Model confidence (mean pLDDT): 81 of 100.
A computed fold for a 73-nucleotide RNA from a Patescibacteria group bacterium, annotated as transfer RNA.
RNA sequence: ACCGACGUAGCUCAAUUGGUAGAGUAGCGGUCUCCAAAACCGUUGGUUGGAGGUUCGAGUCCUCCCGUCGGUG
Numbered sequence: 001a002c003c004g005a006c007g008u009a010g011c012u013c014a015a016u017u018g019g020u021a022g023a024g025u026a027g028c029g030g031u032c033u034c035c036a037a038a039a040c041c042g043u044u045g046g047u048u049g050g051a052g053g054u055u056c057g058a059g060u061c062c063u064c065c066c067g068u069c070g071g072u073g
Stems, first nucleotide, its partner, number of pairs: 001072007010025004019056001027043005049065005
């Protein structure tokens, strides 16, 4: 340089054919306990990497850029 995959909550990842952005874990509060852990209940947390475009509607489709990983030379 070229090709491909990926980028979504603090972290690990879902999201079907474009139609309400979710789970686990972590954090916070509570129950339990002599205390703590574990378990259970509740709850907070999002510029879906950035900028445009298409569309009534974009995490999803298109273009450019940035980053990570892999491949070719």

Its Rfam family is "tRNA". It is annotated as a transfer RNA. Its family is annotated with triplet codon-amino acid adaptor activity in the Gene Ontology. Rfam's curators write: Transfer RNA (tRNA) molecules are approximately 80 nucleotides in length.